Predicted 3D model of a 1413-nucleotide RNA (small-subunit ribosomal RNA) from uncultured Caldilinea sp.
The source organism's lineage runs through Bacteria, Bacillati, Caldilineales, Caldilineaceae and Caldilinea.
The prediction has a mean pLDDT of 84.
[in-house]
RNA sequence: GAUAAACGCUGGCGGCGUGCCUGACACAUGCAAGUCGAACGCUCUCCGUCCUCGGACGGAGGGAGUGGCGGACGGGUGAGUAACACGUGGGUAAUCUGCCCUGAGGUGAGGAAUACCGACGAGAAAUCGUCGACAAUACCGCAUAGGCUCGGCAACGAGCAAAGCUUCGCAUCAGCGAGGUACCACAGGAUGAGCCCGCGGCCGAUUAGCUCGUUGGUGGGGUAAUGGCCUACCAAGGCGACGAUCGGUAGCUGGUCUGAGAGGACGAGCAGCCACACUGGGAUUGAGAACGGCCCAGACUCCUACGGGAGGCAGCAGUGAGGAAUUUUCCGCAAUGGACGCAAGUCUGACGGAGCAACGCCGCGUGCAGGACGAAGGUCUUCGGAUCGUAAACUGCUUUUAUCAGGGAAGAGAAUGGACGGUACCUGAUGAAUAAGCCCCGGCUAACUACGUGCCAGCAGCCGCGGUAAUACGUAGGGGGCGAGCGUUAUCCGGAUUUAUUGGGCGUAAAGCGCACGCAGGCGGUCUGUCAAGUUCGAGGUGACAGUCACCAGCUUAACUGGUGGAGUACCUUGAAAACUGGCAGACUUGAGGGCCAGAGAGGGACACGGAAUUCCGGGUGGAGUGGUGAAAUGCGUAGAUAUCCGGAGGAACACCAAAGGCGAAGGCAGUGUCCUGGCUGGUACCUGACGCUCAAGUGCGAAAGCUAGGGGAGCGAACGGGAUUAGAUACCCCGGUAGUCCUAGCCGUAAACAAUGACCACUAGGUGUGCGGGGUUCGACCCCCUGCGUACCGUAGUCAACACAAUAAGUGGUCCGCCUGGGGAGUACGGUCGCAAGACUAAAACUCAAAGGAAUUGACGGGGACCCGCACAAGCAGCGGAGCGUGUGGUUUAAUUCGAUGCAACACGAAGAACCUUACCAGAGCUUGACAUGGGCAUGAUCACAGCAGAAAUGUUGUUCCCUUCGGGGCAUGUCCACAGGUGCUGCAUGGCUGUCGUCAGCUCGUGCCGUGAGGUGUUGGGUUAAGUCCCGCAACGAGCGCAACCCUUAUCGUCAGUUAGAAAUGUCUGACGAGACUGCCACGAUAAAGGUGGAGGAAGGUGGGGAUGACGUCAAGUCAGCACGGCCCUUACGUUCUGGGCAACACACACGCUACAAUGGUCGGUACAGAGGGAAGCGAAAGGGCGACCUGGAGCCAAUCUCAAAAAGCCGAUCUCAGUUCGGAUUGGAGUCUGCAACUCGACUCCAUGAAGUUGGAAUCGCUAGUAAUCGCGGAUCAGCACGCCGCGGUGAAUACGUUCCCGGGCCUUGUACACACCGCCCGUCACACCAUGGGAGCUGACUCAACCAGAAGACGGUCAGGCUAACCGCAAGGAGGCCUCCGGCGAAGGUGGGGUUGGUGACUGGGGUG
Repeated sequence: GAUAAACGCUGGCGGCGUGCCUGACACAUGCAAGUCGAACGCUCUCCGUCCUCGGACGGAGGGAGUGGCGGACGGGUGAGUAACACGUGGGUAAUCUGCCCUGAGGUGAGGAAUACCGACGAGAAAUCGUCGACAAUACCGCAUAGGCUCGGCAACGAGCAAAGCUUCGCAUCAGCGAGGUACCACAGGAUGAGCCCGCGGCCGAUUAGCUCGUUGGUGGGGUAAUGGCCUACCAAGGCGACGAUCGGUAGCUGGUCUGAGAGGACGAGCAGCCACACUGGGAUUGAGAACGGCCCAGACUCCUACGGGAGGCAGCAGUGAGGAAUUUUCCGCAAUGGACGCAAGUCUGACGGAGCAACGCCGCGUGCAGGACGAAGGUCUUCGGAUCGUAAACUGCUUUUAUCAGGGAAGAGAAUGGACGGUACCUGAUGAAUAAGCCCCGGCUAACUACGUGCCAGCAGCCGCGGUAAUACGUAGGGGGCGAGCGUUAUCCGGAUUUAUUGGGCGUAAAGCGCACGCAGGCGGUCUGUCAAGUUCGAGGUGACAGUCACCAGCUUAACUGGUGGAGUACCUUGAAAACUGGCAGACUUGAGGGCCAGAGAGGGACACGGAAUUCCGGGUGGAGUGGUGAAAUGCGUAGAUAUCCGGAGGAACACCAAAGGCGAAGGCAGUGUCCUGGCUGGUACCUGACGCUCAAGUGCGAAAGCUAGGGGAGCGAACGGGAUUAGAUACCCCGGUAGUCCUAGCCGUAAACAAUGACCACUAGGUGUGCGGGGUUCGACCCCCUGCGUACCGUAGUCAACACAAUAAGUGGUCCGCCUGGGGAGUACGGUCGCAAGACUAAAACUCAAAGGAAUUGACGGGGACCCGCACAAGCAGCGGAGCGUGUGGUUUAAUUCGAUGCAACACGAAGAACCUUACCAGAGCUUGACAUGGGCAUGAUCACAGCAGAAAUGUUGUUCCCUUCGGGGCAUGUCCACAGGUGCUGCAUGGCUGUCGUCAGCUCGUGCCGUGAGGUGUUGGGUUAAGUCCCGCAACGAGCGCAACCCUUAUCGUCAGUUAGAAAUGUCUGACGAGACUGCCACGAUAAAGGUGGAGGAAGGUGGGGAUGACGUCAAGUCAGCACGGCCCUUACGUUCUGGGCAACACACACGCUACAAUGGUCGGUACAGAGGGAAGCGAAAGGGCGACCUGGAGCCAAUCUCAAAAAGCCGAUCUCAGUUCGGAUUGGAGUCUGCAACUCGACUCCAUGAAGUUGGAAUCGCUAGUAAUCGCGGAUCAGCACGCCGCGGUGAAUACGUUCCCGGGCCUUGUACACACCGCCCGUCACACCAUGGGAGCUGACUCAACCAGAAGACGGUCAGGCUAACCGCAAGGAGGCCUCCGGCGAAGGUGGGGUUGGUGACUGGGGUG
């Protein structure tokens, strides 16, 4: 885009079309084929006339019958049919043709019957029998025969026909004439039909062979006619890979739909042909044969008196059934056409019309204009507004359509006659009146917001949406599209170059047969002549109508219809041309082949021979192990192994040469020699003269494994045994070991049979090797140059998706073959062929998925590689893990033990300090505009403070009690009401900000250029170097940014200046400010150079001097809604707020971080020395005094370089303890106190006396540290009323070790592989279990179709038969005859029956694999 459509929602009108696609299922009822009295007789009714009253005649009408013509047309359907059925073009000298037309003839004279009818009879009916009459255009002889038929060369001979009726005129007794019509025979035409032929149009080879009347001939029969159409005989043919036969499907065509076309799909309606008429068979009549004729058989339905009968809607309506689904039991013969008739006319469900159905196409309408900085209402909102929206309301106008009323056709050529139809159309009236929906809005694809929902409900054509902020679900508002329709479903074409003729591919995506030979087939070198099959051109015929296309015309337009033209790519006939293809003939040599001369080679087959090695056997020597592995063990060995020497046996394979090497069609081929044999290369140009290339089928060869038979068997070695490894180890490793490996003969026929690259021919830059030849050059040889055939690498153009290929093409062309068409199912099932088997070859479908796949890119990863770094390891020192205690966490407990942090990167973390407060938790007691903010309305004058009482307190209550003023009021406060406050309630996965981590790791990027189809690359890689993407060099890159470094702070040295509170002072080692200094600057060395490195000098300091601050792009949905802020959600007499008490402090246990120890490098006692950095006013607090002590009294001084905290400790000197659970260690507990604070019970710190636990250096494992560091020692500060073993700082004393980068961890750069990309904590395979789905096999069971055989045999025509019966026309005087009919017989023959075979479907216990979850 389309449809004979259906379904869902909706529905105003008209025109033109279309309307059982399914059950060729069954049909009630009515109608659809009759007509003619001008062929014929009879009968009935009415009227008239005559009448001898019996009746006769005439007219009009009805009825059945005989007879004629028509029922073979028209109408329906598509079951069957793969066929001369259809289409197209021919043939018929092999034919027929009623009615019609033309021509030229004829129609004479007779006869015998019969239906209707009458009588009798049978039957329920349908219907029938016997007898008796009668007519014809019915039937039968005869006559005639210039035509026809037959015989025949001809002459000639023989045979064969008919029907009348009617009109008019004259006559009227018969009859005569003219006309019409009919009939007979003949000739021709037209129309229609039969038969034959060429060509064309479906699928399957998992259908490959089919055929006996089969193919042909002769004789005969039969037909309108040819013919095996039929029959007898003879011959043995005929068809088939150009697809016979068989199976499946199907009416064919003009055309229709689609498509740019070529094509593809379809064959409703209209038109042509065919076939069919309940199913099967058959004839009769006829010009022609059977839908509404006949006979028989069968199934079904109906009637019946049970004896018998009737029927055939695939005609028009209609009914049932089936189905998603398809109409009225209408009107009319007025038109067109048909049958009959002289005609009038009759008949006509053909046809003309109407009805039903949005089923399709076409046309029209549902109003038009004005109307607000924009009503109400809805929706959204950033609360400002936006939008529906000029939309509505409102004002004016119009009347198509609808309704009502009036008029009113054409369709019918002069007259009569109109179903449609009071229709179309015209006129008038009223009134915006009667008339809008459907789908969609994530992308494709035009159109976005809110709410609800919360992987639910649902959507979905594909991708995919939905797990609490859904433009994707549902609803609403808004928007988009189409519009009396809109969507959905189904089907076809297109897009799809996705079956590729136009117009594809096959190295790696699907795809080259494992290789060769080769018949058919396809294709084929150069020249000449000829033919004209192909080819090209001209002419003629056909290609029906309709349709399509162009133009014109008719309905108001269009759809629709009419006319004219064109087209219809094709076929036939005929003429011409001769280039090309082809046929025939002749010639040629370059393709191909041969000859001759040379050459190389693991080419093949057979036979013979050889040495090394392994193993075994015999003997000698020898004496304990050997063997094997990562390490071992099994194994072998004192019965003598291994080792070693000598001798022997046997089998298999052939080191070195050996190679990018050679040969072969491929598989493949390797010691040496001989024989037989295939192919190849070079040279020559002697011969043949296109002999060629490719190749379906076919044939042969074909690794390994395997199979059969017979040998052989050293080594190796599936299976198997044992030992190890391991969680296991049916493996990898080890010790053994059977088939096999080897030979002969025969099968198998497959491999990643690979270059994943078919064969042949030609052409298209080069370079470098190598194998085998030939030539040139040279006196000769080498080198070198040219050339042929192989083989290998690099590479230009070109090709390719890229990778890559590149004269050995995957380039450019040609010829032929094979193969492919999404993944899985599956190279499977079934069938067939082959095979001894294993199995091979050929080769599907159901079902299922939305992918599977290739190449390349960037990452990430690797028990891949190279390089490098880090307290990463190693080397060391000190710890932790064991004990007690402190603190944090988990868990448990609890009314509550508030919450968060959870590998590194949570766990002395938020918390720089939970007794109340803090506090968020729990219990209880209170408040409700609130503890806190702002605004407003009303009322009131208190509130605060103090005091009393109640209470656990909050709070309640009582008492005292406003300020300013311009006198209007204002301020403040309380009460009440309204807005609102408040929330440590949820979401860190809605967020901001801040932070952790990789990591102070050296990286992360950009612009321009260049490369690539692109992702992307280059730069940033490489060579060096560095702590560093630091720097240098090189380079299709050149630059730049964020990081690194530096700039900043501090510290070490010096200088200058200044200096209080230090110092007696000068003054400086003190304080502060400002400077200096360090830059690989200098030297040497070795690096080709540079950067840089190593060493040295000088210097306080040397190669970033030490330390700090500083944290790139990013990662972890890392952490935090409880620090703060913030979107959304939730609570509002409570999830808010106040208070008291409790809890955060619990305790079987587990972990983490610390402190103190276990002691002599120590403890205790006494004496004695030396810091730095800080703090201090609700503060630090001196001296002095008291207390054993914590501390108290005291108050000087100090807003601090002035006073004070403040004693530094380890250290040093001396004494004591003597290795012990101690003079170590200090937990725990008892008692007594001090201090802070409203308050130390739960639950503070400290002091004194007493008590004196575990613990004797800590398993597996694990942390920190490279120098003023670790270790050790003390001091200060923040928080803080009080509380420090934590944290942040400060100084004192002051080490050990680093060979080195193999390993562990982390990281950087390059490279490689990848089926990973949520990125290895990835991906992913198979069994098993469960559910569902389709499918193969299956004892069988059951249908359909079909084949051959046999039985039986209706109707029927044919043949035979006078045996039997009957018999009008002709012959005969008659008897009788001729002839005919029936019966009977024969062959043929449908349905039916019997057993058997084939193909195919359904089903089947059980079973096999497959798919999905």